RNA sequence: CCAGAGGGCCGGGCGGCCGCGGGGGAGCUUGCUUCCACGAGGAAAGUCCGGGCUCCACGGAACAGCGGUGCCGGGUAACGCCCGGCGGGUCUCCCUUUGGGGCGGCUCAGGGAUAGUGCCACAGAAAGCAUACCGCUCGCUCUCGGGCGGGUAAGGUCGAAAUGGUGCGGCAAGAGCGCACCGCGGGGGCGGCAACGUCACCGGCACGGUAAACCCCACCGGGUGCAAGACCGAAUAGGGGCGGCAUAUGGGCUUGUUCCGGCUCGUCGCCCGGGUUGGUUGCUUGAGGGACGGGGUAACUCGUCCCCUAGAGGAAUGGUCGCCCAGGCGCAGCAAUGCGCUGGACAGAACCCGGCUUACAGGCCCUCUGGCAUC
RNA sequence: UGCCCUGUCGUCUAAUGGUAAGACCACGGACUCUGACUCCGUUAAUUGUGGUUCGAAUCCACACGGGGCAUCCA
Numbered sequence: 001c002c003a004g005a006g007g008g009c010c011g012g013g014c015g016g017c018c019g020c021g022g023g024g025g026a027g028c029u030u031g032c033u034u035c036c037a038c039g040a041g042g043a044a045a046g047u048c049c050g051g052g053c054u055c056c057a058c059g060g061a062a063c064a065g066c067g068g069u070g071c072c073g074g075g076u077a078a079c080g081c082c083c084g085g086c087g088g089g090u091c092u093c094c095c096u097u098u099g100g101g102g103c104g105g106c107u108c109a110g111g112g113a114u115a116g117u118g119c120c121a122c123a124g125a126a127a128g129c130a131u132a133c134c135g136c137u138c139g140c141u142c143u144c145g146g147g148c149g150g151g152u153a154a155g156g157u158c159g160a161a162a163u164g165g166u167g168c169g170g171c172a173a174g175a176g177c178g179c180a181c182c183g184c185g186g187g188g189g190c191g192g193c194a195a196c197g198u199c200a201c202c203g204g205c206a207c208g209g210u211a212a213a214c215c216c217c218a219c220c221g222g223g224u225g226c227a228a229g230a231c232c233g234a235a236u237a238g239g240g241g242c243g244g245c246a247u248a249u250g251g252g253c254u255u256g257u258u259c260c261g262g263c264u265c266g267u268c269g270c271c272c273g274g275g276u277u278g279g280u281u282g283c284u285u286g287a288g289g290g291a292c293g294g295g296g297u298a299a300c301u302c303g304u305c306c307c308c309u310a311g312a313g314g315a316a317u318g319g320u321c322g323c324c325c326a327g328g329c330g331c332a333g334c335a336a337u338g339c340g341c342u343g344g345a346c347a348g349a350a351c352c353c354g355g356c357u358u359a360c361a362g363g364c365c366c367u368c369u370g371g372c373a374u375c
Numbered sequence: 376u377g378c379c380c381u382g383u384c385g386u387c388u389a390a391u392g393g394u395a396a397g398a399c400c401a402c403g404g405a406c407u408c409u410g411a412c413u414c415c416g417u418u419a420a421u422u423g424u425g426g427u428u429c430g431a432a433u434c435c436a437c438a439c440g441g442g443g444c445a446u447c448c449a
Base pairs, nucleotide, nucleotide: 001371002370003369004368005367006366007365008364009363010362012324013323014322015321016320017319018318020039021038023036024035025034026033027032028031041346045357046356048355049354050353051352052351053225055223056222058261059260060259061258062257063256066221067220068219069218070217071085072084073083074082075081086110087108088107089106090105091104093102094101095100111216112215116214117213118210119209120208133156134155135152136151137150138149139148140147141146164182165181166180167179168178169177183205184203185202186201188199189198190197191196229281230280231279232278239272240271241270242269243268244267245266250265251264252263253262274448275447288307289306290305291304292303293302294301295300325344327342328341329340330339331338332337376445377444378443379442380441381440382439385399386398387397388396393429401417402416403415404414405413422438423437424436425435426434
């Protein structure tokens, strides 16, 4: 310098003129004029999670069901988020006794398959229960092609997957049949808060896959969403129909059931009909941001100081001109460079926060890996 | 703004996780003097991208598209 992977940040700047939104001030002719400061985002988006807040008058317990989460530890108001670790997979490099091991990067919806059930199409002998098509081998027989009866599961075949793998021995042929290493299982010692790691011993292997299939285990969860809700004003017919449960040892009050307490006396649901289309509030200072210092590997947290930054209610934050800054194209030039043209993405608050996911022209920075060049 | 439902040929519907089927339409052919009817044939789809699985229209996640409901008073 180039290429690839991962992560973080920015995402046009300054000025003039004309506008827009709500707010504050001043003036007077009292509904007009004028002045002032402020006025979108990293995703304001999707509405996928978690909360605040709100109402369901209210509280508690048990059971069942439903939904969600899922290695371990920590962070947080909380989370399915974040950080660190463990284990698996994969890639580069290195070492090696060729079995494997180690540094680093990326990645994983990563509890349980000896609790039970289901499924594994086609092909194949055989798909989890058992078994043998071609083979190999032994015996008998024979018309010398073969046939019959045993043994075997190494090899072939089929498949996504075939009953531990490799090597040596062994055998009629074979086979954990025996041995070494690797894998697997069991209990034990040591290290670690834990996930887990490691050491030696024992067992020839008994355990296929699938839980983003039912399910089991552990933990969590009441519903409702600012069109929630509260207040004022105006207007109308406090109307009608159908149905449920009851008529007080009863009914209703949570949106599964039951029970206990509490409140209430008719209550609940659906439909038709009537009126209005106003105002105030909830409403923005908050798990808020910045700097410095302390703790922590980190996420994060503590202390001090400073800052205030939309609040509309169908919706404002825009347009234009000049200069500049990246970027692109063309021309001139060996090059540095000069001139001209072009040109800045995705998008846009609607109660508020913490996350995730998705969209995004271009630019900057950091880490790792590989290649080239130079020393 | 909030909440909910849904996506398969041009249209309407099917399909236990195992070769995406049928009807109508369209097009071509046959029948007919011609047209209709009828018969035969052809084209044509799982909204997209990832993941789980041997295998996905189906299961899971995230996007994209379409549709519906919800103001206040008595």
Notes:
Two RNAs folded together computationally: RNase P RNA and transfer RNA, 449 nucleotides in total. Model confidence (mean pLDDT): 75 of 100. It holds a member of the Rfam family "Bacterial RNase P class A". About the family: Ribonuclease P (RNase P) is a ubiquitous endoribonuclease, found in archaea, bacteria and eukarya as well as chloroplasts and mitochondria. By type it is a ribozyme.